[in-house]
The RNA shown here (transfer RNA) has 73 nucleotides and comes from an Oscillospiraceae bacterium. Its Rfam family is "tRNA". Rfam classes the family as a transfer RNA. The coordinates come from a structure-prediction model, not an experiment, and the mean pLDDT is 80.
RNA sequence: CCGGGUGUAGCGCAGAUGGUAGCGCGCAUGACUGGGGGUCAUGAAGCCGCUGGUUCAAGUCCAGUCACUCGGA
Numbered sequence: 001c002c003g004g005g006u007g008u009a010g011c012g013c014a015g016a017u018g019g020u021a022g023c024g025c026g027c028a029u030g031a032c033u034g035g036g037g038g039u040c041a042u043g044a045a046g047c048c049g050c051u052g053g054u055u056c057a058a059g060u061c062c063a064g065u066c067a068c069u070c071g072g073a
Base pairs, nucleotide, nucleotide: 001072002071003070004069005068006067007066010025011024012023013022019056027043028042029041030040031039032038049065050064051063052062053061
């Protein structure tokens, strides 16, 4: 320098054909328990790496850019 992949709650990941984001673990509160642990119930927390564009509407399409990563030269 060229090409590919990944970037979504604290962590690990889902999110065919665009329609206002979910699961597990963790966390908070409560109940059961003498306590711990465990089980159950409820709840908080993301606007989706960043910037533009298309669209009535984009995590999801397009362009640029950044980080990590794989391959090639």